Bacterial RNase P class A from a Betaproteobacteria bacterium, 327 nucleotides, folded computationally. Rfam family: Bacterial RNase P class A. Rfam classes the family as a ribozyme. The source organism's lineage runs through Bacteria, Pseudomonadati, Pseudomonadota and Betaproteobacteria. The gene name in the source record is rnpB.
[in-house]
């Protein structure tokens, strides 16, 4: 100087308008002022957990999930440490990694024969009159990735462990209209009621009317954000992690807010251009630089937490490898 390998972090930035959405005050109220307002993955819903309801004497059967030691956690398919194994010259990275005399089954093409069942060639011996065939032997030969040595469990299995089943549209609470149940009480030529009609006559129509109870929908509330929380110190452990002590509260909506519009300023990228610098014989080309234009990222909370996965314009820092050069 060049290849790289591991880790951490940010996710434009100020200002002005004009909105949204929660929440505190003020006001009868309309509003009005103050704070608060998406992510590092809020995303796939792919595991684990709290929570909530159901269910459940214990056992077993079936199913399902994991699989080298250990530790860590609320738990886990994570996550750290060690061991082995591939790959890399290396920093490192990636592994479902129990058992193959419990049994079943697979092992492509080539081979007689892939585990059963026997024998393709060559050779001994036996055998024969001399062969051949039978038979018995070879660490022989060929074939193949392996030839009675064996391999394969992300084939079934077998061992160990561990696993109830639904989800917040859970679940709780308050609660119309409208049929529909139960009681009461009134009524059926001794007419309750209802229409004309606001009353009172009148007229018509007429077998139900009215109250209560209780279950439920709509629709309204809570569940709803203070928690395995975040931050700082200290200790203890190699680490993952845990202990103490102090500090701090940071969206909560529900067809669903968190958003748009301008102007400034910034990094980056692509594109135009230039009488600007270096190189260079050059108006080729190549670095740098002014201007000008357009891009400027994946992606949005929906009960909460811990992971994994995938998705990502860029830019920061920190640790380490290897090559090369100079001194």
């Nucleotide at each position: 100087g060049g290849a790289g390998c591991c880790g951490g972090c940010c996710a434009g930035g100020c200002a002005g308008c004009c909105g949204c959405u929660g929440u505190g005050c003020c006001g009868c109220a309309a509003g009005g002022c103050g704070c608060g307002g998406a992510g590092g993955a809020a995303a796939g819903u792919c595991c684990g957990g709290g929570c909530u309801c159901c269910g459940c004497a214990g056992a077993g059967c079936g199913g399902g999930a994991u699989g080298c030691g250990g530790g860590g956690u609320a738990a886990c398919a994570c996550c750290c440490c060690g061991g082995c194994g591939u790959g890399g010259c290396g920093a490192c990275a990636c592994g479902a990694c129990g058992a193959a005399c419990a049994g079943g089954g697979c092992c492509a093409c080539a081979g007689a024969g892939a585990c059963g069942a026997g024998u393709c060639c060559c050779c001994g011996g036996c055998g024969u009159c001399a062969a051949a065939a039978a038979c018995c032997g070879g660490g022989g030969g060929g074939u193949g990735a392996a030839a009675c040595g064996g391999g394969c469990a992300a084939c079934c299995u077998c061992c160990a462990u561990c696993c109830g089943g639904a989800g917040c549209a859970a679940c709780a609470c308050c609660a119309a209209a409208u049929a529909g149940g139960c009681a009461a009480g009134c009524g059926u030529u001794c007419g309750a009621g209802g229409c004309c009609u606001g009353c009172u006559c009148g007229g018509c129509c007429g077998a139900g009317c009215u109250u209560g109870c209780g279950g439920g929908u709509a629709g309204g509330u809570g569940g709803c954000u203070g928690g395995a929380g975040c931050c700082g110190c200290g200790g203890g452990g190699c680490a993952a992690c845990c202990c103490g002590c102090g500090g701090c509260c940071a969206a909560g909506a529900g067809g669903a807010a968190u958003g748009g519009c301008u102007g400034c300023c910034a990094g980056g990228g692509c594109g135009c251009c230039c009488u600007g610098c270096c190189g260079g014989a050059a108006u080729a080309c190549g670095g740098c630089g002014a201007g000008c234009g357009c891009c400027u990222a994946c992606a949005g909370a929906a009960c909460c937490c811990g992971g994994c996965u995938u998705a990502u314009c860029g830019g920061c820092c920190g640790g380490c490898u290897c090559c090369c050069c100079u001194u």

Description:
Its mean pLDDT, the model's own confidence on a scale to 100, is 80. The sequence is in RNAcentral, with records from ENA.